[in-house]
Context: one part of a larger RNA
RNA sequence: GAUGAACGCUGGCGGCAUGCCUAACACAUGCAAGUCGAACGGGGUUUAUAUGACGGAACUCUCCGGAGGGAAGAUAUAUAAACCUAGUGGCGGACGGGUGAGUAACGCGUGGGCAACCUGCCCUGUACCGGGGGACAACAGCCAGAAAUGGCUGCUAAUACCGCAUAAGCCUGCUGUGCCGCAUGGCACAGCAGGGAAAACCACGGUGGUACAGGAUGGGCCCGCGUCUGAUUAGUUAGUUGGCAGGGUAACGGCCUACCAAGACAACGAUCAGUAGCCGGCUUGAGAGAGUGGACGGCCACAUUGGGACUGAGACACGGCCCAGACCCCUGCGGGAGGCAGCAGUGGGGAAUAUUGCACAAUGGGGGGAACCCUGAUGCAGCAAUGCCGCGUGGGUGAAGAAGCACUCCGGUGCGUAAAGCCCUGUCAGCAGGGAAGAAAAUGACAGUACCUGGACAAGAAGCCCCGGCUAACUACGUGCCAGCAGCCGCGGUAAUACGUAGGGGGCAAGCGUUAUCC
Numbered sequence: 001g002a003u004g005a006a007c008g009c010u011g012g013c014g015g016c017a018u019g020c021c022u023a024a025c026a027c028a029u030g031c032a033a034g035u036c037g038a039a040c041g042g043g044g045u046u047u048a049u050a051u052g053a054c055g056g057a058a059c060u061c062u063c064c065g066g067a068g069g070g071a072a073g074a075u076a077u078a079u080a081a082a083c084c085u086a087g088u089g090g091c092g093g094a095c096g097g098g099u100g101a102g103u104a105a106c107g108c109g110u111g112g113g114c115a116a117c118c119u120g121c122c123c124u125g126u127a128c129c130g131g132g133g134g135a136c137a138a139c140a141g142c143c144a145g146a147a148a149u150g151g152c153u154g155c156u157a158a159u160a161c162c163g164c165a166u167a168a169g170c171c172u173g174c175u176g177u178g179c180c181g182c183a184u185g186g187c188a189c190a191g192c193a194g195g196g197a198a199a200a201c202c203a204c205g206g207u208g209g210u211a212c213a214g215g216a217u218g219g220g221c222c223c224g225c226g227u228c229u230g231a232u233u234a235g236u237u238a239g240u241u242g243g244c245a246g247g248g249u250a251a252c253g254g255c256c257u258a259c260c261a262a263g264a265c266a267a268c269g270a271u272c273a274g275u276a277g278c279c280g281g282c283u284u285g286a287g288a289g290a291g292u293g294g295a296c297g298g299c300c301a302c303a304u305u306g307g308g309a310c311u312g313a314g315a316c317a318c319g320g321c322c323c324a325g326a327c328c329c330c331u332g333c334g335g336g337a338g339g340c341a342g343c344a345g346u347g348g349g350g351a352a353u354a355u356u357g358c359a360c361a362a363u364g365g366g367g368g369g370a371a372c373c374c375u376g377a378u379g380c381a382g383c384a385a386u387g388c389c390g391c392g393u394g395g396g397u398g399a400a401g402a403a404g405c406a407c408u409c410c411g412g413u414g415c416g417u418a419a420a421g422c423c424c425u426g427u428c429a430g431c432a433g434g435g436a437a438g439a440a441a442a443u444g445a446c447a448g449u450a451c452c453u454g455g456a457c458a459a460g461a462a463g464c465c466c467c468g469g470c471u472a473a474c475u476a477c478g479u480g481c482c483a484g485c486a487g488c489c490g491c492g493g494u495a496a497u498a499c500g501u502a503g504g505g506g507g508c509a510a511g512c513g514u515u516a517u518c519c
Stems, first nucleotide, its partner, number of pairs: 001518003005515005012391006018384002020349001025347003029344003034091003039088002042085011054073001059068003098302003107227008117219002122215007130164001132162002139154006170195011200207002228274003235265003240262004245257003277299004281292004304325005327338001329336002355381001357380003363377001364375004394424004404415004428460001431454004438446001463508005468489003474503005484491002
């Protein structure tokens, strides 16, 4: 000098940041990923119209018994419109958010390679979009179960599923020609054989679908170099090292399998053990360097522990599935449910780390044609002197100098222009009034916030550490190797500038000291 700090004493305001470093310990509760009715069949609600069976008002007649009349209402069916929605289907749940357990590794950084690869949505271009079929949910009925959930029978739609047709280009095999390269090889053209697509909706404006080529973006793989400590770890290795054949993958490869060979790594430190996410950066330093990796940004890994695959353009998937383990909850004991290292919050651990807040107004993301919906991402607010920065706690004048306190050689000296008094000002806080930008036409959580104006009042706002030397700052009293101090040297045993108190002084200041760690 620095810190994600803590502790002690103290504490006025604002801005901007930061805030479980320990138990990757266990978690009550709420929320954190949905959306589309312009893909589809149902169901429901409302309104309008028509019809049917009800209902019976006003009104009319009356011999007062009643008769006619048909409104409101309510109900059923049909049609139309609007809205809502469990289910099928599409897209998104692989992003965003968290954590650093593991990992000494092509994990990361940096520079290259892929003639060994993939890429939904997006952009550009070319071509196409013909004609059929059978189901399964929802639903209805029945059944099982405490529940979670499931079974059977029957009906049905689609942009769900499956054949058929078509095929410029595409894939596979074969043949030929030309060009090129960096070894395996690559590209272009031509021919033959075989194979493979599609989906509709609509306010008729469009939005979609299929194939191929290119782009963009994002990823995958490989390689050079760099990347902590220990030799009181010296040998390690059998899919091990290489080959051949095959399988597998988007793709190369012992990635996997069979066979063959006996290799491969290591004192330039293999193996083993310990520790650790890596980097941009950050701290310090004149630099070289040393330390560090919290916040922010990039990459990686993980999601109760271990394993596995499914779906998909993309996962071996935090808020998906299956199995096993531990834990925990419900149970009718047969069986089921769960996963905060998301945001808050709770217990626990700890020296120690915040609200079960507001809003989608902005930025961004998902879905949708849109309206819009969702978004604990994000924007804000709350708490904490945790840090940095800024401001204030008043300004002027005022005595050879009040009182008080301390010291004293008793003369005085110091606190000290300090106070009081007088004259001012009004920052900040407080009160009242006005009141934004952030928002492109509308829409503001923040927020009656920032800011502006007005009036009142010196009022509401100073502490902490130190004073032997290092090191700025001295006297008195108390104590008497006691009580105590202390970073080092060292103080204290009767005049202690070193202990305790007081007066005075020095330093820093809403902080000041101490402790811990790094340079």